Background
Small-subunit ribosomal RNA from a metagenome, 1378 nucleotides, folded computationally. The sequence is in RNAcentral, with records from SILVA. The prediction has a mean pLDDT of 83.
């Protein structure tokens, strides 16, 4: 720790290819002699470093001579070894080569030489990353023969020579990494790392080089070049913390310019001793680990405070505190005080005998006065971090209002937040806690252990087939996989286990397992392999036969289109939803003949044949290929698969020549439409077709790879065989269907598997970016093939379930249509409502409001707006208290409220008070103020639709189905049938009420039929209950009877029968639920807001306003009518501050008398209708709006704003567009009463009540609503759903791009330092030797072409992402064109 993907490493051999200072060990030597030289003096340059020159010197430095071995070297010989080259061991000749002093005389030393030990050095099997979008790479490159060079082997280097070597089992090239022991993790296999500590390498500013040396190509040597700093007198010169400390800069982040060599270890030294920033030791750091403590006991009126609530109270915080007793670690003071230190070496003493070795003794502590011991007083000196919506253990109020923030993931915040801040509580850890960031694991989520491919990602379009990988019986031999023993190595630490040391632990020390591994040896021999022989069943060959749209050429055919010629014949043909382009009197379309000319084969025809697959279809002819059965003749395993390779491959398309009838992209025109570059129509080119050649895709599909064997069954069918056969539970080889096990996430699959199992080969690894982009390879292009990544979402996706929804589909029902009747819509006027206006036009309600709350706004109501006022206050209750009053008359101010003055003044009583009243004071108010999205209650709607659900059991992994579905049938989930479903509940139905008939029973006020009495009349009386009628009670209709259908249910019948006939008409009753439907303004309520005001009183004035729209109503446009006169018939209410007979008076509204009724008593009460009479078709004798005048009534008060009356005045309006509403029988129309509410009315409304009193449904095609049952589906806020692109804006990565800039290895070529090695004649030197000079490589430089990689580039291309942009609707339903 830059490099380095390499024998660097790890592991396990080797070296017969080697070194090795210092140690140890063996055998020998240690003899003579020379001549420099540094130093040290002198002298001289230089600023310095530092050079130069003169003199003189010594060595264990350097020369030469002698000595020679078991050293080395050549050349032999003998005897052994060895997997090779070969070695080892004796031995035989020739040759070469050394040496140093020193001394206390003990030694210490020196050369040579054997052995060993340590250290090294070479080789070599294994193993050790990532890219194939790097596929070929290599000239010293392989290999040899000689040579040189190293310690040594070798291309290491040369010279020859020959052309080799590596590569799909991944060369060679890029990008990244030191490498192991270990380390986290993990049940393991594994993944991830490699920082401390141990081994190994690398490297010492960057790049090259040697030299010294036993050892280097040398961190703290040396020489060059280079970048950088520093000195400098400009001439030159120094330097190298990746030692230890320390300083800058970088950075989220990393420590003292300390003691000491006392211990351990190291170097030199005989030794003393020196040296040592290794080391042991101290700082500094909450930065790991370990231990310690902050106390411990007792103490409820559960204290105060705090926070919360259902607040005169409790709850918690909590035994916590206060208090009371104990303790005394730590921390403070103080006293005491180590271990580590035994050597060395010094004295002494013994043994041998003068050195050695033993002993005794005595020197040595940085740390440190530290550790540790003691006393002493006092609970004294010592707690915080995060967290609390769910995953996860822990809730509460406050603030805030989709803001401000929170967030790992789901997500939380738009006024009741346990999710955001705070605060109490709680929890969790704790001298820490909490984020971040990494990496393992949860992930069987890359699957050796351990995963998949029909539809979730995935089977290759298909078929030969090299290479690989598997591969059938028997038998022998071998022993390479395998499997066992033995032996070696796996350093040491680490991990585990046991002991022991530090006061526990961490820590550490000792033994032990233990390191799953290599490698070696001896042995098994089942299977595998390999060799050898054999067999046939798997494979293939042969006979005999059968079958087919198999294929390739060539020959005929016929229908049919067109077209071309004659001929018949006329006026339209042709085309659509409906039309037009368009052809057609120049004779079309239509008919008939004859010719052509192309391109395709009806019918047979079929879950039908054949083909690997694309594919194949009139006939016939040649030439091939296949497959199948029967025969078991023949070969003997010849087999399956199959990465690359190789061939085939629909349709489009391209090339080149043909050849074109019909069809027909594009093109044209016609329509359709808002648009119509589309669907629909009329035309039409390329192209379909033939030859030859590209292309190589497709939903190329069974979305389902080959090949083998196994595994329940029925069935249909083709082809054969077996048989005499159209009988057969035979049998082979397809094609199909349905079914069991069993398999599937489920849908299915199911001998044709997606069951069980084997081999072998493609593929998959969230979604989108994208099958895109770059680069490569194919291709004439189109393009195909291989095949990314930034960025960016948390989900895309399969099967399958409930709903819902289709411009899907069956069946059904509704005044839904249709069929008729009257309406709305035009007018005029009431009323509501938008809107507009206003001080203010109070509020709500908008399919499901709009004649609605409001069943009755002049004031009040009132809630709104202006103005005046009040401030406990308009009621009310309790407490207190002056008091006798509150209140009444009168007056005065005012618009009233109100204010002031005045005037009358209570009740019992045992006289102490009591009751009553209220001014007054406290204390409790008050809100038609928000929020129906915080609620109760209540009510539309869907809808009187017939549904909505349970319990059990059954099915299914589940959602969830079944029951509830089918078949009938009903109004109706009614009923019956049938049925793994049996049953039961909320709905339906019936029970209630009312009408329609009867009957009993009772008759007053009600009724009068017969008896009687009266009256001008009148049940008026008397009496009656027969009728009506009242109002209690029963009868009665139930598909019970007949007929017909039908298993039944139940239907149908001009059926009897009855008053009513099939739910007899009417009402009351609304199932689970929907729509955050409606309502805080009826009423309750929760939280928020006001409090001299958003309370509360009064006056006025508003809700009644009007260019204008819309809802529901009235009256009307007239003769089925207007008016005038006469004249009859009801039901149901209601009436004492009422309802009023009669009677007078007024044209009338209505007023003045006056009676009767607390009602079956008395009163209020019809009108259309008939009977007459008149208008006569007209804006009128219709119509009655408007406006004017006088008037009644109510009421304190009719201006704004009341109703009615007279009387005059006489708008619109002549039947209503597009469109729409209500009705199926006493109903619709039409006509009138009544009542609520009210003082009185704006009533034409609402809500009963009766009078008269129709027409019309063939039927369910259509339109809207519903209900069941199927389907489809990308919708579940449920079609007013979801969803696509282009275009505009915004950000953000990215690709192409004229270039432009940088970095990398390499190529060539020019230059070339230091050096080694080689040469060398002039110079020095007696010599050996050296100076110089050359040559050869080389770092670096330099120049040139090309490569590779990164960063930038104007413009450009798509790509993503973004609450509300713009255009369409392309996709999901038959998505409106599948």
């Nucleotide at each position: 720790c830059a490099g380095u993907a390499a024998c660097g490493c790890g592991u396990a051999u080797g070296c017969a290819a080697c070194c090795u200072a210092c140690c140890a060990u063996u055998a020998a030597c240690u003899g003579g002699g020379g001549g420099a030289u540094a130093g040290c003096c002198c002298g001289a340059a230089g600023a310095a470093a530092u050079u130069c020159g003169g003199a003189u010197u010594a060595a264990u430095a350097c020369c030469c001579c002698a000595u020679a071995g078991u050293a080395c070297u050549a050349c032999g010989a003998u005897a052994u070894c060895g997997c090779a080259u070969g070695g080892u061991a004796u031995u035989g000749u020739a040759g070469u080569u050394a040496a140093a002093g020193c001394u206390c005389c003990g030694g210490c030393g020196g050369u040579u030489u054997u052995u060993g030990a340590u250290g090294g050095g070479c080789a070599u099997g294994c193993g050790u990353g990532a890219c194939a979008u790097u596929a070929g790479a290599u000239u010293g490159u392989u290999g040899g023969u000689g040579a040189g060079g190293u310690a040594a082997c070798g291309g290491c280097u040369c010279a020859c020579c020959a052309a080799g070597u590596c590569u799909a089992c991944g060369a060679u090239g890029u990008c990244u990494a030191g490498g192991g022991g270990g380390u986290c993790u993990g049940a393991g296999a594994g993944g991830a790392u490699g920082g401390u500590c141990c081994c190994c390498c690398a490297c010492a500013c960057u790049g090259g080089u040697a030299c010294u040396g036993a050892g280097a190509c040398a961190c703290g040597g040396a020489c060059c070049a280079g970048a950088c700093u520093c000195c400098u007198a400009c001439g030159g010169g120094a330097g190298g913390c990746a030692g230890c400390a320390g300083u800058g800069a970088g950075g989220a982040a990393u420590a003292u310019u300390g003691g000491g060599c006392a211990a351990u270890g190291g170097a030199c030294g005989c030794a003393a001793g020196u040296c040592u920033g290794a080391c042991c030791c101290a700082g500094c750091c909450g930065u790991g680990c370990c231990g310690c403590g902050u106390g411990c006991a007792g103490g409820a009126u559960g204290a105060c405070g705090g926070c919360c609530c259902u607040a005169c109270g409790g709850g918690u915080u909590g035994u916590a505190a206060a208090c009371u007793g104990c303790u005394u670690u730590u921390a403070u003071a103080c006293g005491g005080g180590a271990a580590g230190a035994a050597a060395c070496c010094c004295a002494c003493c013994a043994a041998c005998g003068u050195g050695u070795u033993g002993g005794u003794g005595g020197c040595u502590g940085a740390c440190g006065g530290u550790a540790c011991c003691g006393u002493a007083a006092g609970a004294a000196u010592a707690a915080g971090c995060a967290u609390c919506g769910g995953c996860u253990a822990a809730c509460u109020c406050c603030g805030u209002g989709c803001c401000a923030g929170c967030a790992g993931c789901c997500u939380c915040g738009g006024u009741a937040a346990u999710a955001c801040g705070g605060a109490g509580g709680u929890u969790g850890c704790a001298g820490g806690c909490g984020u971040u960031a990494u990496c393992c694991g949860g992930a069987u989520u890359u699957a050796u252990u351990g995963g998949g491919u029909u539809u979730a990602a995935a089977g290759g379009g298909u078929g030969c087939g090299c290479a690989g990988g598997c591969g059938g019986a028997c038998u022998a031999a071998u022993a390479a996989g395998u499997c066992a023993g033995u032996g070696g190595u796996g350093a040491a630490a680490u991990c585990c286990u046991a002991c022991a040391g530090c006061u526990u632990a961490a820590c550490u020390g000792u033994a032990g397992a233990a390191c799953u591994g290599c490698c070696a040896u001896u042995g098994a021999u089942a299977c595998u392999g390999u060799u050898a022989g054999c067999c046939u069943u798997g494979a293939g060959u042969c006979u005999a036969g059968u079958u087919g749209a198999g294929g390739u050429a060539g020959g005929c055919g016929g229908a049919a289109u067109g077209u071309g010629u004659c001929a018949u014949g006329u006026a339209g043909c042709g085309g659509u939803g409906a039309a037009a382009u368009g052809c057609u009197u120049a004779g079309a379309u239509a008919u008939g003949a004859c010719a052509c000319a192309g391109a395709a084969c009806a019918c047979c025809g079929a879950u039908u044949g054949c083909g690997a697959a694309g594919g194949c279809a009139g006939c016939u002819u040649a030439c091939u290929a296949a497959a199948c059965u029967a025969g078991c003749a023949c070969u003997g395993a010849c087999g399956c698969u199959g990465a690359g390779g190789c061939a085939c491959g629909a349709a489009a398309g391209c090339g080149u020549g043909g050849g074109g009838a019909g069809c027909g992209a594009a093109c044209a025109g016609g329509a359709u439409u808002a648009g119509a570059u589309a669907c629909c129509c009329u035309g039409g080119u390329a192209g379909u077709c033939c030859a030859c050649g590209c292309c190589g895709u497709a939903a190329a599909c069974g979305a389902u790879g080959a090949a083998u064997a196994c595994u329940c069954g029925c069935u249909g069918u083709u082809a054969g065989c077996g048989a005499u056969a159209c009988a057969c539970a035979g049998u082979u080889a397809g094609c199909g269907g349905c079914u069991a096990a069993g398999c599937g996430a489920a849908a299915g699959c199911a001998u044709u598997a997606a069951g069980u199992a084997u081999u072998c080969c493609a593929c998959c690894u969230g979604g989108g970016g994208a099958g895109u982009a770059c680069g490569u390879u194919c291709g004439c292009a189109a393009g195909a093939a291989u095949g990314a990544a930034a960025c960016u979402c948390a989900a895309a996706g399969g099967a399958a379930u409930u709903g819902a929804c289709g411009g899907g589909g069956g069946c059904c029902c509704g005044c839904a249509c249709a069929a008729g009747c009257g309406g709305a819509g035009g007018a005029a006027c009431a009323u509501g409502u938008g809107g507009u206006u206003u001080a203010a036009u109070u509020c709500g309600a908008u399919a499901u409001a709009c004649g609605c709350g409001a069943g009755g706004a002049a004031c009040c109501u009132u809630a709104c707006c202006u103005g005046g006022g009040c401030u406990u206050a308009a009621a009310u209750g309790u407490a207190g208290a002056a008091c006798g009053a509150c209140g009444u008359u009168u007056c005065u101010a005012g618009a009233a409220a109100u204010a002031g003055a005045u005037u009358c003044u209570c009740c019992c009583u045992u006289c102490g008070g009591g009751g009553c009243g209220g001014a007054c004071u406290a204390c409790a108010a008050g809100g038609u103020g928000c929020u129906g999205c915080a609620u109760g209650g209540u009510u539309g709607u869907c809808g009187u639709c017939a549904g909505c659900u349970c319990g059990u059991g059954c099915c299914g992994u589940g959602a969830g189905g079944u029951g509830u579905c089918g078949g009938g049938u009903u109004a109706a989930g009614u009923c019956c049938c049938a049925u793994a479903a049996c049953g039961a509940g909320c709905g339906c139905a019936a029970c209630c009420c009312u009408u329609a008939u009867c009957c009993u029973u009772a008759g007053u006020u009600g009724c009068c039929a017969g008896c009687g009495g009266g009256u001008a009349a009148u049940g008026c009386c008397g009496g009656g209950g027969a009728c009506u009628c009242u109002a209690a009670g029963g009868a009665g209709a139930c598909u019970g009877c007949c007929a017909g259908u039908g298993u039944a249910a139940a239907c149908u019948g001009u059926g009897a029968g009855g008053a009513a006939g099939g739910u007899g008409g009417g009402g009351a009753u609304g199932a689970c639920g929907u729509c955050a439907a409606a309502u805080c303004a009826g009423c309750a309520c929760g939280g928020c807001c006001c409090u001299u005001a958003u309370g509360u009183c009064c006056a006025g004035g508003g809700c009644u306003a009007c260019a204008c729209a819309c809802g529901u109503g009235u009256u009307a446009c007239a003769a089925u009518g207007g008016c005038c006169g006469a004249u009859a018939c009801a039901a149901a209410g209601g009436g004492c501050a009422g309802c009023u007979a009669c009677c007078u008076g007024g044209u009338g509204a209505c007023a003045g008398g006056a009676u009767g009724c607390u009602a079956a008593u008395c009163u209020c009460u019809a009108a259309a209708g008939u009977c007459g009479g008149u208008c006569u078709c007209a804006g009128u004798u219709c119509g009655g709006a408007u406006c004017g005048a006088a008037g009644u009534c109510u009421g304190c008060a009719a201006c704004u704003c009341g109703a009615c009356u007279u009387c005059g005045u006489g708008a619109a309006g002549u039947u209503g567009g597009a469109u729409u509403c209500g009705c199926u029988a006493g109903u619709a129309a039409u006509c009138g009463u009544a009542u609520a509410u009210c003082a009185g009315c704006a009533a034409u409304g609402a809500u009963a009540c009766g009078g008269u009193g129709a027409a019309u449904a063939c039927g369910u095609u259509c339109c809207c609503g519903g209900g069941c049952c199927u389907u489809g589906u990308a919708c579940a806020c449920a079609c007013c759903g979801c969803c696509c692109g282009u275009c505009a804006a915004a950000c953000c990565a990215u690709g192409g791009a004229a270039g432009c800039u940088g970095g990398g290895g390499g190529u060539a070529c020019c230059u070339g330092a230091a050096g080694u090695a080689c040469g060398u004649a002039a110079c020095c030197g007696u010599a050996a030797g050296g100076a110089g000079c050359g040559u050869c490589c080389u770092a670096g430089g330099g120049u040139a072409a090309a490569u590779c990689u990164a960063g930038u580039g104007a413009c450009u291309g798509g790509g993503g992402u973004u609450a509300a942009g713009u255009c369409g609707u392309a996709a999901c339903a038959a998505g409106g064109u599948a």